[in-house]
């Protein structure tokens, strides 16, 4: 430089093109406790960016960024 591939709440990780983006663990607020711990209940929190197909885009295309494999 070239080829491919990754990019989702704080962390990991799901989503036939049909979305109000789910899950577990942390957080955080209450409920049990004399107190913690453990259990129970609920609340917050996310599509790297910037375009384009489509009614409809986390999914497809393009490009940019950054991460990782492998050429030269």
């Nucleotide at each position: 430089g070239g080829u491919c591939u990754c990019g989702u709440c704080g962390u990991c990780u799901a989503a036939c093109g049909g979305c109000u983006a789910g899950g577990a663990c942390a957080u955080c607020a209450c409920c049990c406790u004399u107190u913690c711990a453990c259990g129970g209940u609920g609340g917050g929190a996310a599509u790297a960016c910037g375009g384009g197909u489509u009614c409809g885009a986390u999914u497809c295309c393009c490009g940019u960024c950054g991460g990782g494999a492998c050429u030269a």
Molecule: transfer RNA
Organism: Candidatus Harrisonbacteria bacterium RIFCSPHIGHO2_02_FULL_42_16